Background
The RNA shown here (Bacterial RNase P class A) has 350 nucleotides and comes from Lysobacterales bacterium RIFOXYA1_FULL_69_10. Its Rfam family is "Bacterial RNase P class A". By type it is a ribozyme. The coordinates come from a structure-prediction model, not an experiment, and the mean pLDDT is 78. Of the family's consensus pairs, 95% are formed in the model. RNAcentral holds the sequence, with entries from ENA. A source record names the gene rnpB.
RNA sequence: GGAGUCGGCCAGGCAGCCGCGUCAUGCGCAAGCAUGCCGAGGAAAGUCCGGGCUCCACAGGGCACGGUGCCAGGUAACGCCUGGGCGGGGCGACCCGACGGAAAGUGCAACAGAGAGCAGACCGCCGAUGGCCCGCGAGGGCACAGGCAAGGGUGAAACGGUGCGGUAAGAGCGCACCGCGAGUCUGGCAACAGACCGGCACGGCAAACCCCACCGGGAGCAAGACCAAAUAGGGAGGCAAUGCCGCGGCCCGCGGUGCCUCCGGGUAGGUUGCUUGAGCGUCGCGGUGACGCGGCGCCUAGAGGAAUGGCUGCCCACGACAGAACCCGGCUUAUCGGCCGGCUCCGCCA
Numbered sequence: 001g002g003a004g005u006c007g008g009c010c011a012g013g014c015a016g017c018c019g020c021g022u023c024a025u026g027c028g029c030a031a032g033c034a035u036g037c038c039g040a041g042g043a044a045a046g047u048c049c050g051g052g053c054u055c056c057a058c059a060g061g062g063c064a065c066g067g068u069g070c071c072a073g074g075u076a077a078c079g080c081c082u083g084g085g086c087g088g089g090g091c092g093a094c095c096c097g098a099c100g101g102a103a104a105g106u107g108c109a110a111c112a113g114a115g116a117g118c119a120g121a122c123c124g125c126c127g128a129u130g131g132c133c134c135g136c137g138a139g140g141g142c143a144c145a146g147g148c149a150a151g152g153g154u155g156a157a158a159c160g161g162u163g164c165g166g167u168a169a170g171a172g173c174g175c176a177c178c179g180c181g182a183g184u185c186u187g188g189c190a191a192c193a194g195a196c197c198g199g200c201a202c203g204g205c206a207a208a209c210c211c212c213a214c215c216g217g218g219a220g221c222a223a224g225a226c227c228a229a230a231u232a233g234g235g236a237g238g239c240a241a242u243g244c245c246g247c248g249g250c251c252c253g254c255g256g257u258g259c260c261u262c263c264g265g266g267u268a269g270g271u272u273g274c275u276u277g278a279g280c281g282u283c284g285c286g287g288u289g290a291c292g293c294g295g296c297g298c299c300u301a302g303a304g305g306a307a308u309g310g311c312u313g314c315c316c317a318c319g320a321c322a323g324a325a326c327c328c329g330g331c332u333u334a335u336c337g338g339c340c341g342g343c344u345c346c347g348c349c350a
Stems, first nucleotide, its partner, number of pairs: 001346010012315007020039002023036005041321001045332002048330005053220004065216005070084005085099001086097004100211002105209002107205002122152002124148003129145002131142004160178006179200001180198002183196005224272004234263006243257005279298008316319001
């Protein structure tokens, strides 16, 4: 100097003027006016996970259903994060991961192919042994019995792989390496790794049912709480009253009917929930880290038709994606451009 990888940060800047919203203070009967503070994001988004909060339901346990799924840790919790293991990719920094169990059981594998699960012989190889033929014989031939699964062929997959030995040809039949193992030892909390041992017995699929472990009640701020008209119901008391109406032939009894007062639920409407919080900044300590603990400092939108915008001047890199609506932790997706730091590879110079 070039190429790359990981992490963090910024999101046009400055000045002036005008405007908008909440709150506080002052003035005003009120409408409102003035002054002051503050006033969107890294994703406020998708609403995909997890939690707080609220109401409803709920003895305990199990079944069913759904979710998560290597191990250990972090956390309020998580499908998130950190560290580690294993597998894959990259020369490397580093990146990616539906990554529990196939030796509990049930099942699945089209087509092709001889054979698709404790299988099989189409082409092929052999024919040592027995048989047949030739030869005096040594031996040669045939491929009938039979042996084989190395090579070819089919397939996504063919019952360990490669090589050497071995053999009639072959075969874990023997050996080396690799693979495999519910064997032993060692290291590690563990996932797992290493060494030794075992000749191979145990193919694949759980994104098929299933098994195992852990987790899970429902609905959501239009949750919920408080205040509370008009109208129409409800309850209690009083009055009219020996009334009237209904049940009935009559009496008793029961029910209904008017007015007044009080009470209660509740609709419109209003208030609240509502922003001080698993908060932010900084320093110290513990930890590889996620994170935790402590000290000091800070207050940073809270509306309810819903505010954060515009104009002018200067500057240059010419400005992306995008707008809170109960709150918080994540994930994912969108995004012009720029800054800082760690590390890797290549080239050059000394």